RNA sequence: UAGGUGCUUCAGGGCGACGAUAGUUACGUCGACUGGCGGUAAAGCCCGCGAGCCCGUCGAUUGAUGGGCAUGAGCCGGUGGGAUUCCGGCGCCAACGGUAAAGUCCGGAUUGGAAGAAGCGAAAG
Numbered sequence: 001u002a003g004g005u006g007c008u009u010c011a012g013g014g015c016g017a018c019g020a021u022a023g024u025u026a027c028g029u030c031g032a033c034u035g036g037c038g039g040u041a042a043a044g045c046c047c048g049c050g051a052g053c054c055c056g057u058c059g060a061u062u063g064a065u066g067g068g069c070a071u072g073a074g075c076c077g078g079u080g081g082g083a084u085u086c087c088g089g090c091g092c093c094a095a096c097g098g099u100a101a102a103g104u105c106c107g108g109a110u111u112g113g114a115a116g117a118a119g120c121g122a123a124a125g
Stems, first nucleotide, its partner, number of pairs: 001125001005121006015031005032104002034094002036049004044092002052069007074090005096107003
C1' cells in the first nucleotide's frame, strides 16, 4: 500500500379542513407535506440499484447462496466549456400486507432486510 478479504458501526421522510357515509388521515372538494443508495455539473421523475413476490441449492434452529417475476413520474426558458441535476416557471410520481379504496394511518420493522457509507484489522505480495 490499489484491488481483493475479515470484522464493527451507521443506513427513510410526510395531512389538515370541510362534505358524503353506519363507518374514512383511504372516497369527493380545497389547501398542504415527504423524497433511500450509487453514477453524472449538485437529480423523487437521466442511467443503474434497493425495500416486494415465486422457485431452487448447501446447511438445516439461526444462516449462506443461485435463478426468475414485478418495479412510478419532466418539460420549457436562463447561465455555463459542461446541467432533463443549478436558477426561474409550470407539471408529474408513489413497493408489499391490513383496513371502506392509503406516498402521509397501522403492520412486517424501536429484535427484519438492503442499495450503500464510514471505521478498524490481519495475511500475502
Molecule: FMN riboswitch aptamer (RFN element)